[in-house]
RNA sequence: GGUGAUGUAGCUCAGACGGUUAGAGCGACGGACUCAUAACCCGUAGGUCGGCGGUUCAACUCCGCCCAUCACCA
Numbered sequence: 001g002g003u004g005a006u007g008u009a010g011c012u013c014a015g016a017c018g019g020u021u022a023g024a025g026c027g028a029c030g031g032a033c034u035c036a037u038a039a040c041c042c043g044u045a046g047g048u049c050g051g052c053g054g055u056u057c058a059a060c061u062c063c064g065c066c067c068a069u070c071a072c073c074a
């Protein structure tokens, strides 16, 4: 330098075919339980969906460019 994949919560990931309010597990916080701690149970918070632009009535989803990481080729 070329090609491909991935980028969504603190972490690991889901999110059909574009359509109301973007979810799960773990973690954090609060509560309940316990003599107490852990586990189990209940609840709460936490996301400008990598960035910019485009298409569309409507974009996490489609298109272009850029950025980062990984793999392969040179």
Stems, first nucleotide, its partner, number of pairs: 001073007010026004019057001028044004050066005